[in-house]
Context: one part of a larger RNA
RNA sequence: UUGGGCGUAAAGGGUCCGUAGGUGGUUUAUCGCAUCUCCUGUUAAAUGCCGAAGCUCAACUUCGGAACUGCGGGAGAGAUGGACAAACUAGAGGCCGGAAGAGGUAAGCGGAAUUGCUGGUGUAGGGGUUAAAUCCGUUAAUAUCAGCAGGAACACCAAAUGCGAAGGCAGCUUACUAGGACGAGCCUGACACUAAGGGACGAAAGCGUGGGGAGCGAAUGGGAUUAGAUACCCCAGUAGUCCACGCCGUAAACGAUGGAUGCUAAACAUUGGCAGUAUCGACCCUGCCAGUGUUGUUCAAUUAAGCUAACGCCUUAAGCAUCCCGCCUGGGGAGUACGAGCGCAAGCUUAAAACUC
Numbered sequence: 001u002u003g004g005g006c007g008u009a010a011a012g013g014g015u016c017c018g019u020a021g022g023u024g025g026u027u028u029a030u031c032g033c034a035u036c037u038c039c040u041g042u043u044a045a046a047u048g049c050c051g052a053a054g055c056u057c058a059a060c061u062u063c064g065g066a067a068c069u070g071c072g073g074g075a076g077a078g079a080u081g082g083a084c085a086a087a088c089u090a091g092a093g094g095c096c097g098g099a100a101g102a103g104g105u106a107a108g109c110g111g112a113a114u115u116g117c118u119g120g121u122g123u124a125g126g127g128g129u130u131a132a133a134u135c136c137g138u139u140a141a142u143a144u145c146a147g148c149a150g151g152a153a154c155a156c157c158a159a160a161u162g163c164g165a166a167g168g169c170a171g172c173u174u175a176c177u178a179g180g181a182c183g184a185g186c187c188u189g190a191c192a193c194u195a196a197g198g199g200a201c202g203a204a205a206g207c208g209u210g211g212g213g214a215g216c217g218a219a220u221g222g223g224a225u226u227a228g229a230u231a232c233c234c235c236a237g238u239a240g241u242c243c244a245c246g247c248c249g250u251a252a253a254c255g256a257u258g259g260a261u262g263c264u265a266a267a268c269a270u271u272g273g274c275a276g277u278a279u280c281g282a283c284c285c286u287g288c289c290a291g292u293g294u295u296g297u298u299c300a301a302u303u304a305a306g307c308u309a310a311c312g313c314c315u316u317a318a319g320c321a322u323c324c325c326g327c328c329u330g331g332g333g334a335g336u337a338c339g340a341g342c343g344c345a346a347g348c349u350u351a352a353a354a355c356u357c
Stems, first nucleotide, its partner, number of pairs: 004328003007311002012325001014201004021194003025088004030083002033081002035077008049065006091191001092188004096183002103177007110154001115149007125136002162169002206247006215241002220236004258324006266295011306313002330357003339350004
């Protein structure tokens, strides 16, 4: 390489956009590049294969034949792929309508709670733990009432819910803005799918500059526990957590399951839209489209077919197929060294070998 694979054994890129490339709907005509058929030349000899013959056999040798593979020339076919031309509407896109949503960005506003401060009442404890102590408190704490300040997060609603490409998104209002589903027609006419390089986004932690700092809280200090206790428990508490701008670019970034298209029994629940029935109207009920989930226990019998090593998956496939990309090839060494790129740094990405079992 061929081949085999990637939910859990090694293996799906964190996600999307998109360049080259690869692949690509229906019909007709032309060409005849690929493709196929026939003829012909060549593909040295030896070797190999087949059939004979010669050494007493065999090995060996000789003769004859066929074959493989590639290439050149000529004739033809016109399905399939391709090129070109014309057309179509089932893919894709656009226009219109009403509806849904924690989708994004920015601004403003709200209440509960914690903490601090001020004032009132009030007096000796409070706090904490398995038990304690450090700690707070007669300079009046804890408790309780009133007021003020500030920061962060939004109880109930809340759900097997919804939205988003992923990361993720939840108090309320407004402004701007993006995407999807459904419905009815009309328009464009294959404009599509995937995507190496490339670009953008990307939790938390971390970094830079400037703010902010209530609670929590790495580090750190103290009290306990213990043989010890650089821990678990307690009292404090810095960075951080928050905001603006700029970096970082990693996660069990998980559904450990790449994307697209088509096909293949069902049942139930739920979200959005539409239609029908009914009604004054709505609810209910029935059907269709798109999404999100479940099919567990008892039981003689439980998802069917199919797949799978089993577990399990099963129209949201891990089933049956096609196309494109990424990745895997025994364990350790090692996601390391070196080199290169990026970064302020931390480090990230790419990525071996010796040796060893």
Predicted 3D model of a 357-nucleotide part of an RNA (small-subunit ribosomal RNA, central domain) from Candidatus Falkowbacteria bacterium RIFOXYD12_FULL_34_57. Taxonomically the source falls in Candidatus Falkowiibacteriota (Bacteria, Bacteria candidate phyla). The coordinates come from a structure-prediction model, not an experiment, and the mean pLDDT is 82. It matches the Rfam family "Bacterial small subunit ribosomal RNA".